[in-house]
RNA sequence: GACGUGGUCGCCAAGUGGGAAGGCGCCAGAUUGAAGAUCUGGUCAAUCGAGAGUUCAAAUCUCUCCCACGUCA
Numbered sequence: 001g002a003c004g005u006g007g008u009c010g011c012c013a014a015g016u017g018g019g020a021a022g023g024c025g026c027c028a029g030a031u032u033g034a035a036g037a038u039c040u041g042g043u044c045a046a047u048c049g050a051g052a053g054u055u056c057a058a059a060u061c062u063c064u065c066c067c068a069c070g071u072c073a
Stems, first nucleotide, its partner, number of pairs: 001072007010024003018056001025043006049065005
């Protein structure tokens, strides 16, 4: 430099045009002698890497750029 894959909450991670799931973690309560496990609630919210475009409507489609990884040179 070319191509490909990916970037979504503190972390992991689903969602591929119209309602942004779930898990982990953390906090509180129940339970326990205490803890762990379990259960309940909270955290519960994300302008979806940035900008622009298309569309009535974009995390999703298009373009440019940034970052990570991989292959080739």
A computed fold for a 73-nucleotide RNA from a Candidatus Hodarchaeota archaeon, annotated as transfer RNA. NCBI's taxonomy places the organism under Archaea, Promethearchaeati, Candidatus Hodarchaeota. The RNAcentral record of the sequence draws on ENA. Its Rfam family is "tRNA". The family's RNA type in Rfam is transfer RNA.